[in-house]
RNA sequence: GCAGAGUAGAAUCACGUGCGUUAAGUGCCUUGUGAACAGGGAGUUGUCACAGGGACGAAAAGAUAAACGUUUCCCUUUUGUCUUGCGGUACGAGAUUCGCAUCCCGCUGC
Numbered sequence: 001g002c003a004g005a006g007u008a009g010a011a012u013c014a015c016g017u018g019c020g021u022u023a024a025g026u027g028c029c030u031u032g033u034g035a036a037c038a039g040g041g042a043g044u045u046g047u048c049a050c051a052g053g054g055a056c057g058a059a060a061a062g063a064u065a066a067a068c069g070u071u072u073c074c075c076u077u078u079u080g081u082c083u084u085g086c087g088g089u090a091c092g093a094g095a096u097u098c099g100c101a102u103c104c105c106g107c108u109g110c
Base pairs, nucleotide, nucleotide: 001110002109003108004107009098010097011096012095013094015092016091017090018089019087020086021085028054029053030052031051032050033049034048035047039105040104041103042102060084061083062082063081064080065079066078067077069075
C1' cells in the first nucleotide's frame, strides 16, 4: 500500500406464549431528558429508551355456562369460558439477509 474479519442492532419469514378487539398498542409529527454505537479513542443532523403535547385511526363472527327479568319455557340483557378471525399488537427463541453515519489507531492475510 491492497484485501479482509468482527459489535450493538435492524429487516423479513415461520413457530410459541400473551394483550387488545368496551381500542390499548402500532405507525406519523413535535418538545425535553438520557443511553448505546466492532479491540482502543472520538462521535453526528443518524439510532434507541423514557416523559409531555398534537393529528389520524380499526373487524368481528360463532359455540357454551351462569345470573337477572319471567309462574315456567322461549327470548332479551349482563358476566365468564372456548373456537375462528382481526391488529402496520407485545415478548421469547430460530433461520436468512443487512450491519461501526463518519474519522484516527489496532487485528488477520498478501

This is a predicted structure of a 110-nucleotide RNA (THF (Tetrahydrofolate) riboswitch aptamer) from a mouse gut metagenome. The prediction has a mean pLDDT of 78. Of the family's consensus pairs, 82% are formed in the model.